A computed fold for a 354-nucleotide RNA from a Gammaproteobacteria bacterium, annotated as Bacterial RNase P class A.
Lineage of the source: Bacteria > Pseudomonadati > Pseudomonadota > Gammaproteobacteria.
A source record names the gene rnpB.
The sequence is in RNAcentral, with records from ENA.
Its Rfam family is "Bacterial RNase P class A". By type it is a ribozyme.

RNA sequence: GAAGUCGGCCAGACAGUCGCUGUACGCAUGUUGCGUAUGGAGGAAAGUCCGGGCUCCAUAGGGCGCGGUGCCAGGUAACACCUGGGGGGCGUGAGUCCACGGAAAGUGCCACAGAAAAUAUACCGCCGAAGUGCCGUUCGCGGCGCUGGUAAGGGUGAAAUGGUGCGGUAAGAGCGCACCGCGACGCUGGUAACAGCGUUGGCAGGGAAAACCCCACCGGGAGCAAGACCAAAUAGGGAAGCAUUAGGUGUGGCCCGCACUGCUUCCGGGUAGGUUGCUUGAGGUGCACGGUGACGUGCAUCCCAGAUGAAUGACUGUCCACGACAGAACCCGGCUUAUCGGCCGACUUCUCCU
Numbered sequence: 001g002a003a004g005u006c007g008g009c010c011a012g013a014c015a016g017u018c019g020c021u022g023u024a025c026g027c028a029u030g031u032u033g034c035g036u037a038u039g040g041a042g043g044a045a046a047g048u049c050c051g052g053g054c055u056c057c058a059u060a061g062g063g064c065g066c067g068g069u070g071c072c073a074g075g076u077a078a079c080a081c082c083u084g085g086g087g088g089g090c091g092u093g094a095g096u097c098c099a100c101g102g103a104a105a106g107u108g109c110c111a112c113a114g115a116a117a118a119u120a121u122a123c124c125g126c127c128g129a130a131g132u133g134c135c136g137u138u139c140g141c142g143g144c145g146c147u148g149g150u151a152a153g154g155g156u157g158a159a160a161u162g163g164u165g166c167g168g169u170a171a172g173a174g175c176g177c178a179c180c181g182c183g184a185c186g187c188u189g190g191u192a193a194c195a196g197c198g199u200u201g202g203c204a205g206g207g208a209a210a211a212c213c214c215c216a217c218c219g220g221g222a223g224c225a226a227g228a229c230c231a232a233a234u235a236g237g238g239a240a241g242c243a244u245u246a247g248g249u250g251u252g253g254c255c256c257g258c259a260c261u262g263c264u265u266c267c268g269g270g271u272a273g274g275u276u277g278c279u280u281g282a283g284g285u286g287c288a289c290g291g292u293g294a295c296g297u298g299c300a301u302c303c304c305a306g307a308u309g310a311a312u313g314a315c316u317g318u319c320c321a322c323g324a325c326a327g328a329a330c331c332c333g334g335c336u337u338a339u340c341g342g343c344c345g346a347c348u349u350c351u352c353c354u
Stems, first nucleotide, its partner, number of pairs: 001350010012319007020040009042325001046336002049334005054223004066219005071085005086100001087098004101214002106212002109207002123154002125150003130147007162180006181203001182201008227276004237267006247261005283302008320323001
């Protein structure tokens, strides 16, 4: 210098004018207005995919069902997140990706092709040692078949019953041996996942569990429109007192009868509306200490949106690299997705110069 990997940070800047909104104080006031001071979106506020706090329901303990997670250790309030490690894939490397338990509990599946897709089996081929038929014979055997042997080679397929080599054989074959792979056992290292070494077994039934399923662990449900409080008007409900055996309305042609109906006070539920939940929190910043790290502990310091038709805006000027994705609604921790550009740090590979 070029190419790349990982992590962190910023998200146009400054000034002026006019607004919107929360809070505090003051003044008018009688539920608002004015003045002053001060606060006012994000790294994702998003998707609502996980985990928790909080609230109510029947305190939610056990079981069934359903759902989720799935190498090991740690962090955390918790997690499907994060950190460190193991194993496997990719990359020269820094690094990066992985639903990474069980296929010998059981059931099912593996299209087409192929002999055969899992109780194994044999299309082409190879063999003719063994048994047997026929022919030939120099009587040693040879040839053609059958019963057969084989799984080396060919062929099919995404996948074919360990791989390579040597020996062996009629031809072959873990049939034997060496190495690699695999299983079992033991030892060593490691908290563990696992790794290394040794002994041993010729090797045991391929794939797929993101098919059902089995095993282990976890999960009660609904959600701030949760929930709590205050409470008109109208119409219901209950209680007491008063009035009255009267009146009114309905039924009916009429009477009797039956049903409904008065006034006052109190209580309870509850609609509109209002208040609350609501933002001080697993909180931010700095320093120190512990830890490889995620993170934890201690001290100091700060208060940093809280609306409810729902504020966070508009205009002007100057400058630049000309400004992306996008707008809180109970609150946190994550993940995922979107994103103009810029800055910083650590590291890797290659090339050049000294």
The coordinates come from a structure-prediction model, not an experiment, and the mean pLDDT is 76.